A computed fold for a 73-nucleotide RNA from a Bacillota bacterium, annotated as transfer RNA.
The coordinates come from a structure-prediction model, not an experiment, and the mean pLDDT is 81.
It was read from a public genome assembly.
It matches the Rfam family "tRNA". Rfam classes the family as a transfer RNA.
The source organism's lineage runs through Bacteria, Bacillati and Bacillota.
[in-house]
RNA sequence: GCCCACGUAGCUCAGCAGGUAGAGCGUCGCCUUGGUAAGGCGGAGGUCACCGGUUCAAGUCCGGCCGUGGGCU
Numbered sequence: 001g002c003c004c005a006c007g008u009a010g011c012u013c014a015g016c017a018g019g020u021a022g023a024g025c026g027u028c029g030c031c032u033u034g035g036u037a038a039g040g041c042g043g044a045g046g047u048c049a050c051c052g053g054u055u056c057a058a059g060u061c062c063g064g065c066c067g068u069g070g071g072c073u
Base pairs, nucleotide, nucleotide: 001072002071003070004069005068006067007066010025011024012023013022019056027043028042029041030040031039050064051063052062053061
C1' cells in the first nucleotide's frame, strides 16, 4: 500500500427485502422475607463510531473517514 470482516444500551450480542431500535446480564424501584439470597413485577439508559449522498423514509443502500481483528505484498 491492497483485500476481507466488524463497529448498535455499562457488558455480550440480535435486528430481515429500507418503515421510526431489542434481548440477556448489569443497574434502579416495588412485591415477597424477621432479614438476606433466590424468585416475581416495573423503570431508566442508545446522535446505531464519525462525515456526506440516495430516498417520502436509512442501523439497514452508496461514497469517504477513523478504529479493531485477519489476510496479501